Formats: sequence, C1' cells, structure tokens
RNA sequence: UUAGACAGGUUCACGUGAUCGCUGGUGUGCAUUCGCACACGGGAGGAAAGUCCGAGCUUCACAGGGCAGGAUGCCAGGUAACUCCUGGUGGGGGCGACCCCGAGGAAAGUGCCACAGAAAGCAAACCGCCUCGCCGUCGAAAGGCCGCGGGGCAAGGGUGAAAGGGUGAGGUAAGAGCUCACCGGGCUGGCGGCAACGUCGGUCGCACGGCAAACCCCAUCCGAAGCAAGACGAAAUAGGGAGGCGCAGAGGGUGGUCCCGCCCAAGUCUCCGGGUGACGUCGCUCGAGGCCGUUGGCGACAUCGGUCCCAGACGAAUGAUCACGGUCCACGUCUCGGCGACGAGCGUGGACACAGAACUCGGCUUACGAACCCUCUAACCAC
RNA sequence: GGAUCUGUAGCUCAAUCGGCAGAGCACCCGGUUCUUACCCGGGAGGUUGAGGGUUCGAUGCCCUCCGGAUCCACCA
Repeated sequence: UUAGACAGGUUCACGUGAUCGCUGGUGUGCAUUCGCACACGGGAGGAAAGUCCGAGCUUCACAGGGCAGGAUGCCAGGUAACUCCUGGUGGGGGCGACCCCGAGGAAAGUGCCACAGAAAGCAAACCGCCUCGCCGUCGAAAGGCCGCGGGGCAAGGGUGAAAGGGUGAGGUAAGAGCUCACCGGGCUGGCGGCAACGUCGGUCGCACGGCAAACCCCAUCCGAAGCAAGACGAAAUAGGGAGGCGCAGAGGGUGGUCCCGCCCAAGUCUCCGGGUGACGUCGCUCGAGGCCGUUGGCGACAUCGGUCCCAGACGAAUGAUCACGGUCCACGUCUCGGCGACGAGCGUGGACACAGAACUCGGCUUACGAACCCUCUAACCAC
Repeated sequence: GGAUCUGUAGCUCAAUCGGCAGAGCACCCGGUUCUUACCCGGGAGGUUGAGGGUUCGAUGCCCUCCGGAUCCACCA
C1' cells in the first nucleotide's frame, strides 16, 4: 500500500427555547351533585414488532399413577427457566487472523435409496483381464486370430449422490488384505482431563454403505388454558327448546384418555335460542428493576454496599406551530487555497430512519438511521 | 390483546411413502360456419408466497420471514 478478520463493542434515536394543547399522579383552593381551577414533578422502544421459545401471575375444587402426545439431544457451567447465553470437545471451511455446525443411536427392528447401471444391500460379470474345451482359419512349428461353451478375477473402463477401506510394493495364469509398510477403522489396556474427548501402546486384515429435520429406540423434561386469564359490582330475561347419560355401588365433573381417590346432587353435559352492554372497580405496574462501585470468575454471571422511582390512559395520551442551532445530500456567473482532481467557507433548497406501550419480565428472530472506539492476519514494497 | 388455520398456472382444485408439477374453466392459433356461439385439432402459460437448511433429490420434512382468513365478553 492492497486485500481481509473482528458477521466486534459503546452511545444516541436530531437538540435547545417559546407559545398552544393531550394525559394520568400528588398537593392546595373553591364547590360539595357530576366536579372545576391553579401549582409541582412524570409521560414509548431498541426493537414497544413477529408471537418463535422460556417463566411469573390467574383459573380449572385437590393429590397420585399408567397410556397417548409434545419438546430437547457432544460436554461442563450460567440462569427463576429456556430451543437462550458462556467456556470447551469433535467435525467442516480458510494460506492466515478467524468463521460455521439441530453434533445421541444405522452392531434393536421396520422402511427408503427414483433415473442410470451388469449389480443398490446375507452384492454384482456389461466392456474387460486370465484360463480350459470344441470348430474354423493362418503358420513349417511355437503360437496368433474369429466364433461357441465352461470356469477364475472386483485390478482397469463405464453408470451413479453412493459400487463392500486408501496409497505404494511384493505376489499371481490374471487378480484380490492374498502378504507387507504407511494412513484410516474396529476391539482393548495405560496415562491426562470433572466430562465430551485426547494421547501412547497392544491386537484384529477390515467385519460395520447412506438416510433418524423417515417411522422408531435410548436419555432427560413437560397438566391445560391464557389478563378477552380471573375477582367483586351493576343491569336484564323465556331461567325457553332439542338431544345424550342418569335418578344413588349407576351418571356427571376432574380442560387428551384410562385407573384410583375426591367432589356434586337428582341432576348433569352438548347444541340451538334468549338477555345485558359494548359497562364500573380491582388484577395494573416496585420489578428474577435500573444506575454506580467492590469482590470472585477466562467468561456467561454471581456476592456485597450505595443510590433512584421511571407510562399505566381501553374511541386508549405521549402532539402541533415558530425561532435558533446540528448532521448529511444537491446546486452556485460567490470567496479562499491548489498546476489540477479537489478541499475549506458562505448562500439557497431538501432530507433526518425503522417504527407506536396495552398484565409483566428473560431471550431469540426480523426491520432500521447515525456517531465514536480499537486490535489482529496475509501478500507486496522500502529500510 | 390472544389463539388457530392457510398459501400450487389468470380462477377453482389435484399431486400415493420425498423421485418427470397436472386437471377443468379461462387465454392464443388453425378448422368448421355467410358470421358468432357450440364443436374438432394444436399450443402457450409455474422462482409450488420469499429465503435458508436436511437429503443424491423437497410442493410434501425442519427453521426464519411475508401475505390472507377465521375465532374470542358476561348472565342464566
């Protein structure tokens, strides 16, 4: 200098002021029937989104077991919990910095492997290589060639995503783990590591193709629904009709099903129909909370101390106008610097994203604008 | 706010266990007819909503987005 890696981290989400509003809280005053006025301080997000995971909370009266179903899947740790996060192991990619991975079991069983190909799952002979027999032919002979038939061979060609270890040497009629060396693999022992696993040795010529984001097996975990959950209040009616099972060891409920236990009472369940009003209060925002520091840890994170209170509105507020300033872009018979590309200034115009809380948290994923901060690698050049 | 389902040609729908994406209507061309319709013959038209993954191979399996549709209160 060029090309990259860190698919990094932090902060903000245009700013300030004035005027006019919106909204809920506290206080004061006036009214006390609803309330009204003033003052004070509060008022969207990093994703409030998708609703993809995990919880809190609430209801299903409550507890236990089986089956079904679902989720997860290398190891260790973090966490309230997780499919999240951190650190490692193994595999893959890259010259490298570094990045990626849903990564248990295919030696429990079942299933699938289209087309092509000879053969696709207790393998297989199309071309081919070797050999034997017969017929023919050439030749003096050895033998060669053509055709037919029998046998050996998995080395070469060809097909395929995949053809039953790879490379090399020996060996053989030709070949082949047939034998040997190295690599790979199975089994096994020692050592290191909490573990995944690694490493060293012995042994076995190699048995065991791939697919489980196919069924399945193994291990671990899981009750269901969701704030339109639910509690209290107010209002209103036809407490109507049809059907199922029942009227006491039976039936119904136990938010998949069965058993046991439990509860209910002559009822109970489902559907249709009817009514109320698009109601009020609570749930509702102080929470696994934020910020700063200490200590421990590689880290995720945890401990301790201090400090702060930060929307709670349902036809659902969080806004509008003006002025000044900021950042970026475009333009200029403008100014300065420069040979020039251009840079700086000034002026004019424009733009300033994605997006809007709705019970609350922890994650993931997706959308999106700007500013700041590094460190590392490879190649080339110069010293 | 919450929950569930769905997406294949212009429209309505198929596609067995993952193995060449098809049918009807519509459209275009030709024939028939004086002309049109009917009818006959031929043809075109697909990023299977988008992207990624598993697999030799994906409309179908898995993940993430995008679009569309449906349902919900209380009383008795």